[in-house]
RNA sequence: AGACGAGAUAGAGGUUGCGUGUUUUAUGAGUAAUUUUUUGGAUGUGGCAGUCACAUGAGAAGAAAAAUGAAAGGAAAAAACGCCGAAAGGAUUUGACGUACUGCAGGCAGGUUCUUGGGCAUACAGUUAAGAGCUGUAUGACUGUCAUCAAAAGUUUUUUGAUGUUGCGCUAUCCGAUGA
Repeated sequence: AGACGAGAUAGAGGUUGCGUGUUUUAUGAGUAAUUUUUUGGAUGUGGCAGUCACAUGAGAAGAAAAAUGAAAGGAAAAAACGCCGAAAGGAUUUGACGUACUGCAGGCAGGUUCUUGGGCAUACAGUUAAGAGCUGUAUGACUGUCAUCAAAAGUUUUUUGAUGUUGCGCUAUCCGAUGA
């Protein structure tokens, strides 16, 4: 000095990057639920099944009318905070809570492992009260990094265009093995 390769530190992608909680607002919804009246005439409730418990001819479920009338999850905005596998999803597993008990399902919080660079739009499927949002798959252009080719100039670098890959990546600095 060049190239290589474990590690450490610091960064970039975007102002529509990712996530968390708080406040306010709309939606949820004139819904659920409660009460009264009429009808009805034996079932109904506890997520599902079994067991068990409770309500009920002093009238169950259902239906109609009237009155009162929510909430959660999810969403939008603002500022704040934490960050750049930020985070999201699949599989498996652990824990506690919830339910009267057992099992299953669902949700919450972790571990292991696999996939995805990022946001957007469209279609389908799932979730949801929902034409919102979220998740998955596919397609499309856009965008960031790197590489190759071409052209230009501000000339050993930058810009533009085309093509291709993608995060265990990329850039910068430090460190270090080997070799000369």
The RNA shown here (Lysine riboswitch aptamer) has 180 nucleotides. The coordinates come from a structure-prediction model, not an experiment, and the mean pLDDT is 78. The sequence was found by an Rfam model in a public genome assembly.